[in-house]
Molecule: c-di-AMP riboswitch aptamer (ydaO/yuaA leader)
Organism: Micromonosporaceae bacterium
RNA sequence: GGCCGGACGCCGCCUAAUCGCCGCAACGGCGAAUCGGGGACCCAAGCACCACCGGGGUGAAUCCGCAAGCUGCCUUGCGGUAGGGCGAACUUCCCGCCCGAACCCGUCAGCUAACCCGGUCGGCGGUACCUGGAAGGAGCU
Numbered sequence: 001g002g003c004c005g006g007a008c009g010c011c012g013c014c015u016a017a018u019c020g021c022c023g024c025a026a027c028g029g030c031g032a033a034u035c036g037g038g039g040a041c042c043c044a045a046g047c048a049c050c051a052c053c054g055g056g057g058u059g060a061a062u063c064c065g066c067a068a069g070c071u072g073c074c075u076u077g078c079g080g081u082a083g084g085g086c087g088a089a090c091u092u093c094c095c096g097c098c099c100g101a102a103c104c105c106g107u108c109a110g111c112u113a114a115c116c117c118g119g120u121c122g123g124c125g126g127u128a129c130c131u132g133g134a135a136g137g138a139g140c141u
Stems, first nucleotide, its partner, number of pairs: 009127006018032005033120006043110001054108001055105004063080007083099005090136005
């Protein structure tokens, strides 16, 4: 000096998952903000109960085809897809890169004012010529 990796700080991304306060602390609390669920009239629905395979919720994460496995509504793989995210202040367009899961309730819940009950996790990337292009409107100096 180069390459690879790690740590702290800082910056950024997905997500509601942030900020502030009390307390020495906590497996402890409070507030703001934000997110989710339950819950009338009206409206909607049209039997109810039960289950061969009931039904429902969070989430972008649904659905389809082909093949194999075993028999099922399933599993695995390949290809798509409804839908969703990112490209470093914002919006739009272009272009590019990705995701398209997982879990929960427990026979029960349409909408829903009042009211009631909860969440504030977790997972990633960058490290300074880093961090695509164009246009626009703002802001700052």